């Protein structure tokens, strides 16, 4: 560095909850059994169930974005490219910026078909001055001011319009040239993403986790989902001593005073719910001993992924 694991240990004593089972009218007790976790967490994917919805389009909205393989899917291996290290290896929202609109704080002349701040060069005026002169003047230089030309060099910035070197020119420039970068093409080597050589014209800057554009994919709410579903008070309507209700459906017969429905309410309660398992509340504590002195956190319908947090130790491999 990569990988997997462990995450105090034994013992005795008191406790806690589930659930079997004996007891006891019941509270409750005895007994046996099981009783967080590698992240139970964040709730960030994907699924199972569940309900809504009829489920075909579109438009609007999100998500993802290099290639192969595996997967229903989240996702995972395996490689390319690029960044980081001495390696081992780690990390990367890694599709377009030659479609269109935008955007670079401060600095700085300019921030994209730009720019002359300083500096370099030429040409013109003006002015001093060395020199020269045929004395009429010419004028190297130097400073001034105008006109240009120039991205080589200064500065200034995260980034200045390919990089270095050489030719070249008044001073320079891909102007020429060579080698490197990026393009574009061919060829070859891999299913591929690319990767290596050849050639070409000499270069099209940066940001898309900015809008956007190109592709693929996406109904919507989540266990407070959702099923079943009372009881007493209390109201309301309706039937009933001309026998209602019941006595198994019909008559026949008994029996005698209340019945029935509806609201209260889809409410309380159950269930969904578990070889932890719900009350949204147990899973713990005390002593001794003994080590390396003990982190990060604790269920709530399940499952599978991912990330995120971990004191301190083992193995394995590799550098």
């Nucleotide at each position: 560095c990569a990988g997997g694991c462990c995450g105090g240990g034994u013992g005795a004593c008191c406790g806690c909850g589930g659930c079997g089972u004996g007891g006891g009218c019941a509270a409750c007790c005895g007994c046996g059994u099981c009783g967080a976790g590698g992240a139970a967490a964040g709730u960030c994917c994907g699924g199972a169930c569940a309900c809504c919805g009829a489920a075909g389009g579109g438009c609007a909205g999100g998500a993802c974005g290099c290639u192969c393989c595996c997967g229903u899917g989240a996702g995972g291996g395996a490689g390319g490219c690029g960044g980081c290290g001495a390696a081992a290896g780690c990390c990367g929202a890694c599709g377009g910026a030659a479609a269109g609109u935008g955007g670079a704080a401060c600095a700085g002349a300019a921030a994209g078909g730009a720019c002359a701040c300083c500096g370099c060069c030429u040409c013109g005026g003006a002015c001093g001055c060395a020199u020269c002169u045929c004395c009429g003047g010419a004028g190297a230089c130097g400073u001034c001011c105008g006109a240009g030309g120039u991205a080589a060099g200064g500065g200034u910035g995260a980034a200045a319009c390919g990089g270095u070197g050489g030719g070249g020119u008044a001073a320079g420039a891909g102007c020429c040239c060579a080698c490197c970068a990026g393009c574009g093409u061919c060829g070859c080597g891999g299913c591929g993403a690319c990767g290596c050589g050849g050639c070409g014209g000499c270069u099209u800057g940066c940001c898309a986790a900015a809008c956007c554009c190109c592709g693929u994919c996406c109904g919507g709410u989540g266990c407070a989902a959702g099923g079943c579903g009372a009881a007493c008070a209390g109201g309301g309507c309706c039937c009933g001593u001309u026998g209602a209700c019941g006595c198994a459906g019909c008559c026949c017969g008994c029996c005698g005073a209340g019945g029935g429905c509806c609201c209260g309410g889809g409410u309380a309660g159950c269930u969904g719910c578990c070889a932890a398992g719900a009350g949204g509340g147990a899973u713990g504590g005390u002593c001794a001993c003994c080590c390396u002195c003990g982190a990060c956190a604790g269920a709530a319908u399940c499952c599978g992924g991912c990330u995120u947090a971990c004191a301190g130790g083992c193995c394995u491999g590799c550098u």